Bacterial RNase P class A from an uncultured Pseudomonadota bacterium, 357 nucleotides, folded computationally. Rfam family: Bacterial RNase P class A. By type it is a ribozyme. The prediction has a mean pLDDT of 76.

RNA sequence: CCAGGCGGUGAGGCGAUCGCCGGCGGAUUCGUCCGCGGGAGGAAAGUCCGGGCUUCACCUGAGCAGGGCGCUGGAUAACGUCCAGUCGGGGCGACCCGAAGGACAGUGCCACAGAGAACAGACCGCCGACCCCAGGGUCGGUAAGGGUGAAACGGUGCGGUAAGAGCGCACCGGGCCCCCGGUGACGGGGGUCGCAUGGUAAACCCCGCCCGAAGCAAGACGGACAGGGCCCCGGCGCUCAGGCCACAUGGGGUCCUGGUGGUCGCUCGAGCGCACCGGCAACGGGGCGCCUAGAUGAAUGAUCGUCACCCAUCUCCCGGGAUGGGGACAGAACCCGGCUUACGGCCGCGUGGCCCG
Repeated sequence: CCAGGCGGUGAGGCGAUCGCCGGCGGAUUCGUCCGCGGGAGGAAAGUCCGGGCUUCACCUGAGCAGGGCGCUGGAUAACGUCCAGUCGGGGCGACCCGAAGGACAGUGCCACAGAGAACAGACCGCCGACCCCAGGGUCGGUAAGGGUGAAACGGUGCGGUAAGAGCGCACCGGGCCCCCGGUGACGGGGGUCGCAUGGUAAACCCCGCCCGAAGCAAGACGGACAGGGCCCCGGCGCUCAGGCCACAUGGGGUCCUGGUGGUCGCUCGAGCGCACCGGCAACGGGGCGCCUAGAUGAAUGAUCGUCACCCAUCUCCCGGGAUGGGGACAGAACCCGGCUUACGGCCGCGUGGCCCG
């Protein structure tokens, strides 16, 4: 210098002017005006998980159905998240990734190719016998070699044999048993068994654990302004009257319903900062300090100056100066903990390669 890995950090600073949304105080002719102070993010995003909170349902509990999760130990309010490990895989490496329970509980499936795809099989080949005997044919043995396939019923080598074969042996792999280390996943060692059961659970399924539903447009208060309904009074109509067989419009009253609007929910909270203690860590504990947006068609903006940073051009005394330009992704809506995605800058520590001294 180039390439790649991991971790951390900030999201330009200050000032002025004009606006916007809340809060507090004051004035007021009740229209409003003045002053002070506050006002987006690391992802506010996707709305994918987990909780708080609210209403409904439900004794608790258990079961059925459905869904989710799935190596081990821990963290947490909880999690599909995080931390520390184990095993497997990738990378020369720093490091990274893993839907990582069970295939002797049962059932199913394994396309094409191939002789044969699960308690299999013989196409070529190899070997033996017989026959025509140039080369082949028939029967039998074999599975070492070839061929097919994603996968061929342990692998390599030596012995053995007519040729072969765990047929025998050594090593590797595997099953079972024991010992040691570890909380555990698991690791290490020893013995034994020639070896006996391919893959697929992102097929059904089995095992273990978890899950009531809907969501702040939840919901609560209050009955302000329309509308609608039942009943009563009154009244119209009918009736000689009593009276009312379904009985109107309009008026008054009680109750109910519910559209719009108002207030609350609404922001002090698993909160933030600082150092300390325990822990490898995630995290926990106590101490001190702080208050930090609450809008509802929805505010948080614009302009100017200056400083810092970056880029380009010009200039000279080679370190400065001048001019012009630039600053990503993005925008709270009940609140938290995560995940994922978008995005540009700076710093630190490892890794690999090349070059120079």